[in-house]
Context: one part of a larger RNA
């Protein structure tokens, strides 16, 4: 080097641009880097193989051929690769067109409910469980009506449904802004696809600085429980959830299934465009993208996948190679700190 995998058995990088690399469409001509062929030189002796010979035989040893798969040079091919030139449009992009969306920032507003304040009304309890207690409450709670301020989420619509790469996004309104699909083919003219390193992004908790702080709530108190009850239940309750800035970089970050392209029977629903038909609309049929279910051949271990593939194949990446020690020690990088990240060995079974 050569095996064999990765959806649940060990194994797809959280996710994206994106360098270097690897891989990359059609025709024409040229070139001759790989590539093929013929000669040619070399490719030391020994050792290996054949053959022939010398110790009685054999190990051994002598003589001879072959071989040395490699290189160098000349001659030649030109399909395929690679290089150079010219060209093509169906990959790829751009334009135009008219829709569809919780996609991203940023501001400004709204209604319920909450919970606190001031007032009215009113009188003995609320509250809370399995059952009660801590707890609030004659300084008037609780319940109701009225005004007020206050933060943090947006009932219904709402969906098996949309948008984004992921993460994740859902109240109304503006501004700024990213992508996609659909139709239409004017334009370029191969611009591609994947990407070790790199760079952003990255839920929740954490952290750091400054602001808020209604509800909820680790820590913490207290009441119950119960052999005990450092708990499940209850009454309170900080940090924290929230804002801005800056770290952190981690997860069942999951479709447990990388990414891009092409192939390969069907059926039903649903979002989006777009065409027919209709006097228009709706309903029907086609087509193009999205999703979601059932399945056919094929595939798997087996469960299941099945045009969204786990099926047939192609490129390029990243990752596995018995359990345990251990995602740890040590080093190194990163971090303010938790801590990540790279990443083993002894022993053991």
């Nucleotide at each position: 080097c050569u095996g064999g995998g990765c959806g649940u058995a060990a194994a797809g990088g959280g996710c994206g641009c994106g360098u270097a690399g690897g891989c990359c469409g059609c025709g024409c001509g040229g070139u001759a880097u790989g590539u093929c062929g013929g000669g040619u030189g070399u490719g030391a002796a020994a050792u290996c193989u054949c053959c022939g010979g010398g110790c009685c035989c054999a190990a051994c040893c002598c003589g001879g051929a072959a071989a040395g798969u490699g290189c160098g040079c000349c001659c030649g091919a030109a399909a395929c690769u690679g290089c150079c030139g010219c060209g093509c449009u169906c990959g790829a992009g751009u334009g135009c067109g008219g829709g569809a969306g919780g996609g991203g920032a940023g501001a400004u507003c709204g209604g319920a409910a909450u919970g606190c304040a001031g007032g009215g009304u009113g009188u003995a309890g609320c509250g809370g469980u399995g059952a009660a207690a801590u707890g609030c409450g004659u300084u008037g709670a609780u319940a109701u009506c009225c005004u007020g301020c206050a933060g943090a989420a947006c009932a219904c619509c709402g969906g098996u449904g949309g948008c984004g790469a992921a993460g994740g996004c859902g109240g109304a309104u503006c501004u700024c802004u990213g992508g996609a699909a659909c139709g239409c083919a004017a334009c370029u003219g191969a611009c591609g696809c994947u990407g070790a390193g790199g760079c952003g992004c990255g839920a929740a908790a954490g952290u750091c600085g400054g602001g808020g702080g209604a509800g909820c709530a680790a820590a913490c108190a207290g009441g119950a429980u119960u052999a005990g009850a450092u708990a499940c239940c209850c009454u309170g309750g900080u940090a924290g959830u929230c804002c801005c800035g800056a770290c952190c970089u981690u997860a069942a970050a999951c479709g447990g299934u990388g990414c891009a392209c092409a192939c390969u029977u069907g059926g039903g629903g649903u979002g989006g465009g777009g065409g027919g038909a209709u006097u228009u609309c709706a309903c029907c049929c086609c087509c193009c993208c999205g999703u979601c279910c059932c399945g056919g051949a094929g595939c798997u271990a087996a469960c299941g996948c099945g045009u969204u593939a786990a099926g047939u194949g192609u490129g390029c990446c990243g990752c596995c190679u018995g359990g345990g020690g251990a995602g740890u020690a040590c080093g190194g990088c990163c971090g303010c700190a938790a801590g990540g990240u790279u990443a083993a060995a002894a022993c053991u079974c």